[in-house]
RNA sequence: GCGGGUGUAGUUCAGUGGAAGAACGUCUGCUUGCCAUGCAGAAGGUCGCGAGUUCGAAUCUCGCCACCCGCU
Numbered sequence: 001g002c003g004g005g006u007g008u009a010g011u012u013c014a015g016u017g018g019a020a021g022a023a024c025g026u027c028u029g030c031u032u033g034c035c036a037u038g039c040a041g042a043a044g045g046u047c048g049c050g051a052g053u054u055c056g057a058a059u060c061u062c063g064c065c066a067c068c069c070g071c072u
Base pairs, nucleotide, nucleotide: 001071002070003069004068005067006066007065010024011023012022013021018055026042027041028040029039030038048064049063050062051061052060
C1' cells in the first nucleotide's frame, strides 16, 4: 500500500429500516442477629466520528478514526 472483519450501557453481547435491549456489574429498599443468597425497584447510551439516501437510519451508501486478520 491492497483486501476483509469488528466498533451499541461500566463489562460481555443481541438488535439488519418503524419507540435502543438482555445478562453480569453499580446504587436503593425488602429479607437475615450480620454477611452471602434471594426478591423488588432505580440509575447508566450523542449506537466510534462526519456526511448522504429515506416520511423514518444502530441498521442502507460514502469518507474518516481505532482495533483485529490476511496479502504484498